Description:
The RNA shown here (small-subunit ribosomal RNA) has 1471 nucleotides and comes from an uncultured Saprospiraceae bacterium. Its mean pLDDT, the model's own confidence on a scale to 100, is 85. Rfam family: Bacterial small subunit ribosomal RNA. Its family is annotated with ribosome and structural constituent of ribosome in the Gene Ontology. The sequence is in RNAcentral, with records from ENA and SILVA.

RNA sequence: AGAGUUUGAUCCUGGCUCAGGAUGAACGCUAGCGGGAGGCUUAAUACAUGCAAGUCGAGCGCCCCGCAAGGGGAGCGGCGCACGGGUGAGUAACACGUACGCAAUCUGCCUUACACUGGGGGAUAGCCUCGGGAAACUGGGAGUAAUCCGCCAUAGCAUCCGGGUGUGGCAUCAUAUCGGGAUUAAAGUUCAAGCGGUGUAAGAUGAGCGUGCGUCUGAUUAGGUAGUUGGUGAGGUAACGGCUCACCAAGCCAACGAUCAGUAAGGGGCGUGAGAGCGUGGCCCCUCACACGGGUACUGAGACACGGACCCGACUCCUACGGGAGGCAGCAGUAAGGAAUAUUGGACAAUGGGCGGAAGCCUGAUCCAGCCAUCCCGCGUGCUUGAUGAAGGCCCUCUGGGUCGUAAAGAGCUUUAGACUGGGAAGAAACCACUUCACGUGUGAGGUGUUGACGGUACCAGUAGAAUAAGCACCGGCUAACUCCGUGCCAGCAGCCGCGGUAAUACGGAGGGUGCAAGCGUUAUCCGGAAUCACUGGGUUUAAAGGGUGCGUAGGCGGCUUGGUAAGUCAGGGGUGAAAGCCCGCAGCUUAACUGCGGAACUGCCUUUGAUACUGCCGAGCUUGAAAGAGGUUGAGGUCAGCGGAACGUGACAUGUAGCGGUGAAAUGCAUAGAUAUGUCACAGAACACCGAUUGCGAAGGCAGCUGGCUGGACCUACUUUGACGCUGAGGCACGAAAGCGUGGGGAGCGAACAGGAUUAGAUACCCUGGUAGUCCACGCCCUAAACGAUGCUUACUCGAUAUUCGCUCUUCGGAGUGAGUGUCCAGGCGAAAGCGAUAAGUAAGCCACCUGGGGAGUACGCCCGCAAGGGUGAAACUCAAAGGAAUUGACGGGGGUCCGCACAAGCGGUGGAGCAUGUGGUUUAAUUCGAUGAUACGCGAGGAACCUUACCUGGGCUCGAAUGGCUUCUGACGGCUCAUGAAAGUGGGCUUCCCUUCGGGGCAGAAGUCAAGGUGCUGCAUGGCUGUCGUCAGCUCGUGCCGUGAGGUGUUGGGUUAAGUCCCGCAACGAGCGCAACCCUUGUUUCCAGUUGCCAGCAUUUCGGAUGGGGACUCUGGAAAGACUGCCGCCGUAAGGUGAGAGGAAGGUGGGGACGACGUCAAGUCAUCAUGGCCUUUAUGCCCAGGGCUACACACGUGCUACAAUGGUGAGAACAGCGGGUCGCGAAGCCGCGAGGUGGAGCCAAUCCCCUAAAACUCAUCCCAGUUCGGAUUGGAGUCUGCAACCCGACUCCAUGAAGGUGGAAUCGCUAGUAAUCGCGCAUCAGCCAUGGCGCGGUGAAUACGUUCCCGGACCUUGUACACACCGCCCGUCAAGCCAUGGGAGCUGGGGGUGCCUGAAGAUGGUGACCUUACGAGGAGCUGUUUAGGGUAAAACCAGUGACUGGGGCUAAGUCGUAACAAGGUAACC
Repeated sequence: AGAGUUUGAUCCUGGCUCAGGAUGAACGCUAGCGGGAGGCUUAAUACAUGCAAGUCGAGCGCCCCGCAAGGGGAGCGGCGCACGGGUGAGUAACACGUACGCAAUCUGCCUUACACUGGGGGAUAGCCUCGGGAAACUGGGAGUAAUCCGCCAUAGCAUCCGGGUGUGGCAUCAUAUCGGGAUUAAAGUUCAAGCGGUGUAAGAUGAGCGUGCGUCUGAUUAGGUAGUUGGUGAGGUAACGGCUCACCAAGCCAACGAUCAGUAAGGGGCGUGAGAGCGUGGCCCCUCACACGGGUACUGAGACACGGACCCGACUCCUACGGGAGGCAGCAGUAAGGAAUAUUGGACAAUGGGCGGAAGCCUGAUCCAGCCAUCCCGCGUGCUUGAUGAAGGCCCUCUGGGUCGUAAAGAGCUUUAGACUGGGAAGAAACCACUUCACGUGUGAGGUGUUGACGGUACCAGUAGAAUAAGCACCGGCUAACUCCGUGCCAGCAGCCGCGGUAAUACGGAGGGUGCAAGCGUUAUCCGGAAUCACUGGGUUUAAAGGGUGCGUAGGCGGCUUGGUAAGUCAGGGGUGAAAGCCCGCAGCUUAACUGCGGAACUGCCUUUGAUACUGCCGAGCUUGAAAGAGGUUGAGGUCAGCGGAACGUGACAUGUAGCGGUGAAAUGCAUAGAUAUGUCACAGAACACCGAUUGCGAAGGCAGCUGGCUGGACCUACUUUGACGCUGAGGCACGAAAGCGUGGGGAGCGAACAGGAUUAGAUACCCUGGUAGUCCACGCCCUAAACGAUGCUUACUCGAUAUUCGCUCUUCGGAGUGAGUGUCCAGGCGAAAGCGAUAAGUAAGCCACCUGGGGAGUACGCCCGCAAGGGUGAAACUCAAAGGAAUUGACGGGGGUCCGCACAAGCGGUGGAGCAUGUGGUUUAAUUCGAUGAUACGCGAGGAACCUUACCUGGGCUCGAAUGGCUUCUGACGGCUCAUGAAAGUGGGCUUCCCUUCGGGGCAGAAGUCAAGGUGCUGCAUGGCUGUCGUCAGCUCGUGCCGUGAGGUGUUGGGUUAAGUCCCGCAACGAGCGCAACCCUUGUUUCCAGUUGCCAGCAUUUCGGAUGGGGACUCUGGAAAGACUGCCGCCGUAAGGUGAGAGGAAGGUGGGGACGACGUCAAGUCAUCAUGGCCUUUAUGCCCAGGGCUACACACGUGCUACAAUGGUGAGAACAGCGGGUCGCGAAGCCGCGAGGUGGAGCCAAUCCCCUAAAACUCAUCCCAGUUCGGAUUGGAGUCUGCAACCCGACUCCAUGAAGGUGGAAUCGCUAGUAAUCGCGCAUCAGCCAUGGCGCGGUGAAUACGUUCCCGGACCUUGUACACACCGCCCGUCAAGCCAUGGGAGCUGGGGGUGCCUGAAGAUGGUGACCUUACGAGGAGCUGUUUAGGGUAAAACCAGUGACUGGGGCUAAGUCGUAACAAGGUAACC
């Protein structure tokens, strides 16, 4: 100090979350020791038991024990019990903190000073006696003492009342002094030294009272107050005071927050933080408050009194039912509550307190110990060496390696802590006793003796022995640490993001690792990070956020000069800021924690002296801010009145006839009762064309025909005047579009609602026809808006350009300058960017308003306003990990532009209808094996399913297995022949039988064993390879540079051109790569070379066949080469290039065809071609065999074949190819068969022989439009061929049969030239063949393209976007279901506070007091007035809980209905 998380990526805004520290903690796992500290945060709930405050005989009398000395007991009396200890309920207050004040006060014990201590009297407890009561306790009588209680005396610098003089202050006054009058004291004890007593003054200590400042939240609490505020008088108090009372006045507090409500003891401090702050107030210290809940006083120096009293109340206990007793928030302890907090311990040895002259007694204060890892601190659990890197675990690429790991074992060493043995403190100095010394005789100093709960503890020494001592969390990122197995969106994890759906570093386990360590994690809470409430230190155009606008109150802020003052401010001095704590230094425990001492600090408050720049205040002045006066100008500024024309509508009349109107198309509607149209006249209401603008005016809303009245503003010009009069503006007041409301008018057009017509799946809409409110006027309300520049007002400053409005000045009439506005572009600057940029979103100042994640929600409740509608103010629970802004790249659009493609169009031929073939779906089945499934599956994998193939089914068999390899052992064969059984496989037998050799063995084969098996089982979503598709589309990128915070852009865009990112030009780009093109093959032309098996022009021979001799000319074959490049010409163009039926040429603008497929997309296809990770299987999911199935058949679809006929069929005749194939083959001639074919076997390993007659075409003939001489399905019969075998289930032949079908609905496919169409031929696979398929070959050989509006696909540029799984996207609302919190609600229940009335204890106070006491100037009981805790009652307010029912809200993988929004979202969206 930061990090994670919104996105495909980016920057920003913004929330959520994490890493740190802390705790009076708790919980989980674990646990060796010591030191120091801490330990009911909840029920201020209830408490059993013990203890926590007594002491004095040197105040008094008495009783008991004792010979006495002395001891004990209760009582009277004195002092103490108001301290110490506990708790935090109440309290928002002079309670606390701080600083002052009391001229308005008191103070026991203590200190100092002065004075005094005389006399006399009275009562009462104890004791005695008589009673009452269960008890607690208590009554009567007799009699008694005091340091008990009165009285008298004396007395002052005491108190009170007059008087004189002086000083001071702050008003009353205070103070010093002189003198007079009046009033009030005392206690004794005693060996008298002492201890006491009284008065006064002063001190010290403690207390009381007053004041300034500080001190939580809520304004959805705005008014509060009746002793209230003040006065006079009286009472009361230690003392001031409405503290109390009587009377008088009407004040007092409050937006600088009264009152009310909620919460809370305050401070020193503590935690955190860089600090400022924020949070907190446990332990320790100070203060306050309280003592079962409440009230009250008494005593006293002090209390309204924790372990005192009285009363009321609640509760508990005792009881003989008549009455009584009690108060742990003291120390222990118990119960309860709770996540949770200790012993019914020891001692007064120390410190301190009470009493006492003292010894001493008392002291749960205190000092110690016990329990608890609750926290802090320290220590230990060993150290060194030790590699066959052991065994074992785990992992791996697995003969082996890695890791745990020098770790262990082994060897050597050490001994803290713990154990045992022994020694053993400091804390203690006093009081007191004895004694010595000094002196002002009772004090001071010294010596000796005595006293330890903790504790035989700390500490020290010794002994033995590595011996007794390690866990917890984590290991996906943040965040240090990785592998295997299990699991399979399950179980689970999770602080945030998120993991888990078969290869999980994220779940669980293991191995390993990381972090901390006697602890480690989790939870809770606080601070930090969070500049995320921003004083330090934030923002508001679009992210949350500028009030709709103005005027203006309070407040805040305020020009220039000068004098004064000194409040703020600054400096010096003084007081205070307790101690502890924090910080620094030193010191003590072995160290540390802890503790002691010293310092610093305590940022504050008060006071005093000084300074006077700035601010304030007072005074004087100034003119530049502001305003006023004068002149001029300007405009849809406002308001009232009058006037005008066009258009629409209506009415009347006229002309006139069949439609009008409306729409995408229609219909509703109007019209023969005369519409629409046209003309004239009249009426009515509303709005003002042109001018008109990117214009003007206004504070905003807003303002538009013309004229006038009244009126507001702004600007300009030169002077004059006032003299800071200013700016902003919480509340407040006024204005405030549209819609809406009230009353009364008005109503032409338009037009919510409504009605009808359309559209549609629906259409409560969009469109159409009507149409009410309204729109208009007057008056009164409403008060909102995307009231927007989404930009508050004012002032100052800051480079330029340009346009325009209104003034003024100058002018050479072109223009220039200047002031105030209104726009555009821009430098610097600012901004997240877009953008802003003198009209700032720049640089500064002042004031106001507003914001603090999204949703819930501008909702609920409350209050205010309103006639209502509604407006203003304005939450929470709950929920999410985001919601957002700007920009980027894509993708998409029923956005735009440009351009391509058999994409459409123009054509030709098909498919969809029929029959059949084939594939698929479906169904069926024992099985109908599997895969392929929009385009890009479906005559596809299959280029050959009768067995085989074959993976499927049924059945029969085999288990190291059907095949292959390595090793070991054994055998000598293997093989051949053969028998039985069987469907076969197989099983069981019989006969026969090795080779080489260096004698070790080897070769070969078999058997057994073993290591590797095998699997067309799963996963193409773990993969390689191969393939389809976009797409033969023209794109896809890189380096460097430049631009941008960045994603990214530029280049690749632009202008042209091309089939093409092809090329040219331009350009912050310059180059390059993969693609395009070319290079390759083939075809078209020619030349050269070559000449058999091909060819035959000429020559010769001939059986007339290139057959033979021969020939290379030609065809051809197959090698080489040429040729085409817009090269030439005209025109157009800068160029690239285009164009011209141009020239030439076999070929012309890529000549035709092929091979060739960029970055990538579809988790596209294939684990069944092959390969391969993982998983599964092992007498089976492997292997062998027989038979069956893959050929099923109500149906549906794709692809084809053949047709429906005359451009045809049939018959006859007679032509012309090319590609290919052939020895397990092609198979000639000849012969046989109607034919398939048979026979035959020549020739041929092929330019030689064979397959091999090509067919359509052509010629002739026939058929005559018909289910036919079309069509051939189907079926019957007879055959041929292949094959072990044609039943399921082959092809072909012949005879017979002769179905559907007469050109095919919606829809849809192919093709642009040697193409479509049409005709046949060959080949692969193959025994044969279901081939009409596939791949090739040649023959014949068209039509059409105006064109790019539309459909489909694609390319580039641009635009919008809420899409990015990318439009097959996203997303809204109702309804249905579950869960959650919440509002209303007839009410019901509870709580605290206030008010009125009634009642009213103790106590206080007043009156009375016949009774009692009586010492005295006396008092009391009783009765009674007032007041008061409490109780009762009544009405109302407030706050909670709950409530049938009800309202909306939130959340929840796959519910319903629609399609609102995002693209022009298909009616632009929004307020």